[in-house]
RNA sequence: GCCGGUGUGGUGGAAUUGGUAGACACAAGGGACUUAAAAUCCCUCGGUAGCAAUACCGUACCGGUUCGAGCCCGGUCACCGGCA
Numbered sequence: 001g002c003c004g005g006u007g008u009g010g011u012g013g014a015a016u017u018g019g020u021a022g023a024c025a026c027a028a029g030g031g032a033c034u035u036a037a038a039a040u041c042c043c044u045c046g047g048u049a050g051c052a053a054u055a056c057c058g059u060a061c062c063g064g065u066u067c068g069a070g071c072c073c074g075g076u077c078a079c080c081g082g083c084a
Base pairs, nucleotide, nucleotide: 001083002082003081004080005079006078007077010026011025012024019067028044029043030042031041032040046057047056048055049054060076061075062074063073064072
């Protein structure tokens, strides 16, 4: 240099026919139980604004197509593999 693959919350990892983003697990926080703890059970768990209800944004980054994009198209970056 060329070709292929991968990139999603704090972590792993789903959502592939384009139609609610984050299932499920781990970690973390709060509560129940306990003399206290462990175990177990319940709830919460991306960001911004707001007292709240709620609204908007968010799938490596920048654009495009579409009523609608994590998914399709173009470019860029990082990592992994192959060829030279």
Predicted 3D model of an 84-nucleotide RNA (transfer RNA) from an uncultured Oscillospiraceae bacterium.
Rfam family: tRNA. The family's RNA type in Rfam is transfer RNA.